[in-house]
Molecule: small-subunit ribosomal RNA
Organism: uncultured bacterium
RNA sequence: AGAGUUUGAUCCUGGCUCAGGAUGAACGCUGGCGGCGUGCUUAACACAUGCAAGUCGAACGAAGCAUUUAAUUGGAAGUUUACGGAUGGAAGAAUAAAUGACUUAGUGGCGGACGGGUGAGUAACGCGUGGAUAACCUGCCUUAUACAGGGGGAUAACGGAGAGAAAUUUCCGCUAAGACCGCAUAAGACCACAGCAGCGCAUGCUGCGGGGGUAAAAUAUUAAUAGGUAUAAGAUGGAUCCGCGUCCGAUUAGCUUGUUGGCGGGGUAGAGGCCCACCAAGGCGACGAUCGGUAGCCGGCCUGAGAGGGUGAACGGCCACAUUGGGACUGAGACACGGCCCAAACUCCUACGGGAGGCAGCAGUGGGGAAUAUUGCACAAUGGGCGAAAGCCUGAUGCAGCAACGCCGCGUGAACGAUGAAGGUCUUCGGAUCGUAAAGUUCUGUUGCAGGGGAAGAUAAUGACGGUACCCUGUGAGGAAGCCCCGGCUAACUACGUGCCAGCAGCCGCGGUAAUACGUAGGGGGCUAGCGUUAUCCGGAUUUACUGGGCGUAAAGGGUGCGUAGGUGGUCCUUCAAGUCGGUGGUUAAAGGCUACGGCUCAACCGUAGUAAGCCGCCGAAACUGGAGGACUUGAGUGCAGGAGAGGAAAGUGGAAUUCCCAGUGUAGCGGUGAAAUGCGUAGAUAUUGGGAGGAACACCAGUAGCGAAGGCGGCUUUCUGGACUGCAACUGACGCUGAGGCUCGAAAGCCAGGGGAGCGAACGGGAUUAGAUACCCCGGUAGUCCUGGCCCGUAAACGAAGGAUACUAGGUGUGGGAAGGUAUCGACCCCUACCGUGCCGGAGUUAACGCAAUAAGUAUCCCGCCUGGGGAGUACGGUCGCAAGACUGAAACUCAAAGGAAUUGACGGGGACCCGCACAAGCGGUGGAGUAUGUGGUUUAAUUCGAAGCAACGCGAAGAACCUUACCAGGCCUUGACAUUGACUGAAGUUACUAGAGAUAGUAAUGUUUCUUCGGAAACAGGAAAACAGGUGGUGCAUUGCCUGUCGUCAGCUCGUGUCGUGAGAUGUUGGGUUAAGUCCCGCAACGAGCGCAACCCCUGUUCUUUGUUGCCAGCGCGUAAUGGUGGGCACUCAAAGGAGACUGCCGCGGAGAACGCGGAGGAAGGCGGGGAUGACGUCAAGUCAUCAUGCCCCUUAUGGUCUGGGCUACACACGUACUACAAUGGGACGGACAGAGAGCAGCGAACCCGCGAGGGCGAGCGAACCUCAAAAACCGUUUCUCAGUUCGGAUUGCAGGCUGCAACUCGCCUGCAUGAAGUCGGAAUCGCUAGUAAUCGCGGAUCAGCAUGUCGCGGUGAAUACGUUCCCGGGUCUUGUACACACCGCCCGUCACACCAUGGGAGCGGGUCUCGCCAGAAGUGGGUAGCCUAACCGCAAGGAGGGCGCUUACCACGGCGGGGUUCGUGACUGGGGUGAAGUCGUAACAAGGUAACC
Repeated sequence: AGAGUUUGAUCCUGGCUCAGGAUGAACGCUGGCGGCGUGCUUAACACAUGCAAGUCGAACGAAGCAUUUAAUUGGAAGUUUACGGAUGGAAGAAUAAAUGACUUAGUGGCGGACGGGUGAGUAACGCGUGGAUAACCUGCCUUAUACAGGGGGAUAACGGAGAGAAAUUUCCGCUAAGACCGCAUAAGACCACAGCAGCGCAUGCUGCGGGGGUAAAAUAUUAAUAGGUAUAAGAUGGAUCCGCGUCCGAUUAGCUUGUUGGCGGGGUAGAGGCCCACCAAGGCGACGAUCGGUAGCCGGCCUGAGAGGGUGAACGGCCACAUUGGGACUGAGACACGGCCCAAACUCCUACGGGAGGCAGCAGUGGGGAAUAUUGCACAAUGGGCGAAAGCCUGAUGCAGCAACGCCGCGUGAACGAUGAAGGUCUUCGGAUCGUAAAGUUCUGUUGCAGGGGAAGAUAAUGACGGUACCCUGUGAGGAAGCCCCGGCUAACUACGUGCCAGCAGCCGCGGUAAUACGUAGGGGGCUAGCGUUAUCCGGAUUUACUGGGCGUAAAGGGUGCGUAGGUGGUCCUUCAAGUCGGUGGUUAAAGGCUACGGCUCAACCGUAGUAAGCCGCCGAAACUGGAGGACUUGAGUGCAGGAGAGGAAAGUGGAAUUCCCAGUGUAGCGGUGAAAUGCGUAGAUAUUGGGAGGAACACCAGUAGCGAAGGCGGCUUUCUGGACUGCAACUGACGCUGAGGCUCGAAAGCCAGGGGAGCGAACGGGAUUAGAUACCCCGGUAGUCCUGGCCCGUAAACGAAGGAUACUAGGUGUGGGAAGGUAUCGACCCCUACCGUGCCGGAGUUAACGCAAUAAGUAUCCCGCCUGGGGAGUACGGUCGCAAGACUGAAACUCAAAGGAAUUGACGGGGACCCGCACAAGCGGUGGAGUAUGUGGUUUAAUUCGAAGCAACGCGAAGAACCUUACCAGGCCUUGACAUUGACUGAAGUUACUAGAGAUAGUAAUGUUUCUUCGGAAACAGGAAAACAGGUGGUGCAUUGCCUGUCGUCAGCUCGUGUCGUGAGAUGUUGGGUUAAGUCCCGCAACGAGCGCAACCCCUGUUCUUUGUUGCCAGCGCGUAAUGGUGGGCACUCAAAGGAGACUGCCGCGGAGAACGCGGAGGAAGGCGGGGAUGACGUCAAGUCAUCAUGCCCCUUAUGGUCUGGGCUACACACGUACUACAAUGGGACGGACAGAGAGCAGCGAACCCGCGAGGGCGAGCGAACCUCAAAAACCGUUUCUCAGUUCGGAUUGCAGGCUGCAACUCGCCUGCAUGAAGUCGGAAUCGCUAGUAAUCGCGGAUCAGCAUGUCGCGGUGAAUACGUUCCCGGGUCUUGUACACACCGCCCGUCACACCAUGGGAGCGGGUCUCGCCAGAAGUGGGUAGCCUAACCGCAAGGAGGGCGCUUACCACGGCGGGGUUCGUGACUGGGGUGAAGUCGUAACAAGGUAACC
């Protein structure tokens, strides 16, 4: 950094798609280790269980425990004994006191407002950023100052008595405090008042000072301390206000009544409609109010070159929330996650009376979901709460567990090792590849395993992690590789399987029998403990364009002007300093990013240092923009003087024409069309003459002429009226430009009301056309077209498909309107200068190209409008306007990978121009009708083998099917085979005869014993086991390289090199003017040359010459015959071949361009290519042929091969093609007579002679052929007959008798004779050939072949007619034009209908959410009021009072209820159109002049 995809190709526009990076991910396959991170994105769904906030006895009473002491009781062990006892005094018990750095239910203090979770709500001063508080609070902490005197009354706990299942609770009695309450004291504080000084942006603030009023305190103790009160200050934390920034929708445009402000109160820590009373009527909004939707915000994170875009997990800051809604209490702080009260839903307990609960704390469970972990360890560290402290608590936190979820690191071994092993795969069978890969040899030890040692984290003790990290030793290559891809994009190819199936696919697209695209395998490529897929975001996408796009034709200029807001704006001077620029200060938390250095072995990770934009303050500058002031005239406007004009409105008026009416003349038609008909007309039309009526439009002039903003405006006259232009330079002094909304005008059609109505003419009627014809054509004809009015409509391809304004940038040439000057003679004409308008051409420039080019689509500035793939759709819904028709505004779902612009090459056109061809025309003869032959289709059949299919299949492959051929059918046989190669072994092979059989075949008998030899054997031939293999006219001509062929077409074309032009496809050359049969030649030309074609060279033929002269020939000379080149001889002639000559527009004339060339002429056998043949460019038709042959692949292998007999290819209701013979007198028959050419011949041609009516037979001369034979040429000529008929035409068919070939003529050959004697009397629509030795006609020969010819290939004989001409039909060539075609008109393509599916609009309604209005009701609570009840401290001697509480009441209010409205979602019988779908139906609308030009 780009790439693929619209086309036959090109350039452009434009969308779609891909390659990159990223993720709290998920899914599929796979999975060795470690480190660091991360882990419910969904149901703010419901939660079992445990834990997550306590602590202080150094505040207090009390209880308990322990110890000690005191006295009481108690009496053990032991000692002693005279056994009677004595002594001893322990344990224990109870009482009292004291002690304990023991416990704690309660009172009390501090903390439960932190920490932890979540993102529902919130579009907001919520957040971010910067300010403000002269409008505020702040427990614990720090500093400072001062102080703590003296009293009082209660109450928990506790005891007693009750209620209750429980939760809990009532009454009576006792008691303590750092709990509670008075009093004293008051430096300072606070409050109100009077004064002085200073300061501030305002309300005001600060200081000094006077008197007055108000409110404090608590103790504990081990006497070190720790607390307490007040005040001032700090720190910390909070509160409030303000500027700026902060998503989408205008199909949400108006919102608001405590609303906006004031005065006075209340309330609060505090300003404030925060609340209340009164007063005023304001406030917000196009710079987007209100409403609706969505959303926690930020530091950051991802991406990007950046600007931006997306995002807000983890970490950090702020906010909000704690089942849902409401409320306050306490407190320094809450309207409080693990507090309280109430309401609601849910769950649980219950004795049914009543109670309890809130995991969005950590684990965990269910549920939801594609999806997200352990009911772990520890307070060792860090931090928090309480405490003086020890310490206690801490699911904060530190760790561990689970998960490849992410990032980072490591490993799965290393070196050597070629018989390139085996094996796999491919193969052209040679080999190639996996591949040094393996094996093998020598090593290593990261990791693993085993054993041992063993941290830091802790500054004395204390370590959950953890016997962890790390280190040492031993051990053994051992335990450790997958995933995706391989048609292009995009790195990487082969085989098999499959056969539009199965499947793939991100886009283009693969798959219909040779798939590098499906599946598998081998190989390869990529990444790697991961790899792919899916989802999402950015990028690429300059595809929303600020950086950085456009609008003539691709999407896109508003139909037009006027003008509001806004934007923008001429010259000079002064000033201010908002923008702008410079300097400096504050802030921009930390983390993150970047740079440098450092720590874990490296890295990820972590640490240290440095570093940025923004906002705010201060100081300065003054060029530019802006504000203020002053001046100017060139922009703009006014004035004066002129001329031009279909500019507008109204009134009047004119002639021509159409139609109608009346009258005259006049008679049978008129009219209309491609042709007709409907229609009009004998009741007198059309035509024509005269008169009249009425409406509409204004010929000529008339002009890419004029005017207007656009729409638009056209006879003439008058009136009224708008604008532009030219000249002058008197006036104003920037007054300008543009213009969202707004307003005006606005063709045609249409609407409303009233007129009018000649012509034309939707609808409609009729006639034609047509398959149909609701059309085109014709005859009629109503609305309408015309006029007046309208708060009518407001749209057009309203177009120059080009918004407006200003300035600048070569020329040339017309034209309209003024003006100045020059020349000249008044004028005119002419020349020139400057201006306004309107055209054409054209340079630079520009453009994708076409084109535009001073009237820009060029160069710039300003303003407005509009565009962002095609379809759906200018549709739906909503809104506004309209009487309606409808207009304006204007989506989405869904669907496609294109849709499109310009230009290029072709092809095509019922486009044009030119030209050619037996293409038409002019002619001659046919085909189509008959019979027959032959081929084909069809049908039939056991089989009727196969192929060929418009021209270009059909007398074609087939130059010849009785068997064979033969491929088909039936049946019988063979299985290494009829044929080829290898082959152990054996043997000659073969020939003859016989038997069985349909034959193949089988058997028997006889005969036979090859050649060469170095004697070993070899070669040929035959048999032959086994195995490789043979064989196939089986498939695919759409496998392919073939080979060959047809066709366009013997048409004149098809290309290349270099150069030039074009961004390019391409063009040029090859086009043009002539000419030709021809791209043949000439001339011209940005082309110059060249190649394949054309022509020529080749063959035959036409004239002549030379040479040669037998088998050919015979003029002259002989011989001979009845006759014949028969013979001697000759080579002159004919002829046969061989080689030459000849024709070249060479010569003359005319035309043409002094050309090419054409026309005419001379000469010549032949004249302009003399005639004919061979020769077929690049290519087209997937043309034909796998059955000529060759060949890939597939298929068959006792058969799809081989062989044999018989049958079939020869069938026959029919249809078609091609021929033959005819229909007759230009003829048929008979007799006689004449003249060719080219060929063929030894398994052959076969003479003469004989036989037969004949086919033919017998005999067999000659000839391998210029010698002999086939062989008779026929039409023709002469004579004669027939006389127009189904015939003396015609010969089919059939019968009989024969002949020939052949093993064999039944199916199924040819010929002969006799007999038979069908159709047919010249052929409908239609159609074919031929332009001269041609058509027509006549016979002859060859190939194939045993035989078989009307076919075919050749040969000669006789021998015409016609061509004016190129309008038309067909085919072709060149140029040009249009195109939506490129599979190329047998193209493309539109709409209805039918069917299936999809999304969507309407819809009687139905259901849900949400917002809102009115009313009802009103829990808890707070504020207010208070008649009732209760009441320790204070006052009072008392009565009582002050104060308080309960209750009641009132205001507000949550949930709730009733009714109405808005909005949104779902659903709905039926219904509307839309989209998609393989070959459905009907037509043919569009693309060519698309067959009626198309379109709005």